Formats: sequence, structure tokens, C1' cells
RNA sequence: ACAUUCCUUCGGGGUCGGGUGAAAUUCCCAAUCGGCGGUGAUGAAGUAUAGCUUCCCAGUCCGCUACCCGCACGGUUUUAGUCCAUGCGGUGGAUCCGGUGAAACUCCGGAACCGACAGUGACAGUCUGGAUGGGAGAAGGAAUUU
Repeated sequence: ACAUUCCUUCGGGGUCGGGUGAAAUUCCCAAUCGGCGGUGAUGAAGUAUAGCUUCCCAGUCCGCUACCCGCACGGUUUUAGUCCAUGCGGUGGAUCCGGUGAAACUCCGGAACCGACAGUGACAGUCUGGAUGGGAGAAGGAAUUU
């Protein structure tokens, strides 16, 4: 230093203001937010050059998570079902135009678009709830092997 196993910690933001109405942070005008990993021409830093390393950079590209559904196995239960845990599978939203350039769906400018489930006096990305949960993963540490 690589790999494997284990432990600890961390790991999601947002309705200003106004209109209608009996009632809306749910409709309308308007406002506002952007999880994780990858890629990211170029640029910056280190290095004598090359090369290499590090840093920065995508809600809409690629791959995922949360939510929901199904199956298997186990627990619970007298049995089944419910419920819980684990594993596997499925479902799962949205971008163009112009500029620069050798090269950009990533940069710059402009205009768009998207957002689980349940609840609600009225339809929710933003309120309330499952959730003091789970989690893509991130950081640190320990042991073992080479």
C1' cells in the first nucleotide's frame, strides 16, 4: 500500500408576499429547495519536462438510495394471516437553445422542466406523519493476509 472482516462517528434542503374561497403554506400569481457514487473537455496546485498526483465542477447524462410491490427463507403465532428481520427481483421524474472550443446534455448566458407513500375543512417537492426509522455512501480506527 492492496484485499477481506469487524467497530465507531457522520450521512436532505425548501412557500417571502398576494388572489379566490366557508375552508387552501394543497388551487391561481409568485417564491423557494436540490441526497449518494461516477463522468466532468478546461482550469488551479505540486513536480525540471512528459507523465502522474491532488483540488474544484451535473436535480434533468450513467449508476444508485429513500418510498411502494412481489417472491424466498427465518422469527413471532396452536396453524395461517398480520407484524418484524434478512436476501433476491420489480416499479420508480425531468433539457433544450445560443456562445466558447479540437472536444461540453457537465463550463458561460438564456429559457424550460421534474420531484415516493399516507393524511388534510380543498388537489402538497416545500405542511403533518411513518421517521429519535432506514439509507446510497463518507470519514476514522482495529485485526488478518500478501

This is a predicted structure of a 146-nucleotide RNA (FMN riboswitch aptamer (RFN element)) from Lentibacillus halodurans. The coordinates come from a structure-prediction model, not an experiment, and the mean pLDDT is 76. The organism belongs to Lentibacillus, within Bacteria. Its Rfam family is "FMN riboswitch aptamer (RFN element)". On this family, see Vitreschak et al., Nucleic Acids Res 2002: "Regulation of riboflavin biosynthesis and transport genes in bacteria by transcriptional and translational attenuation".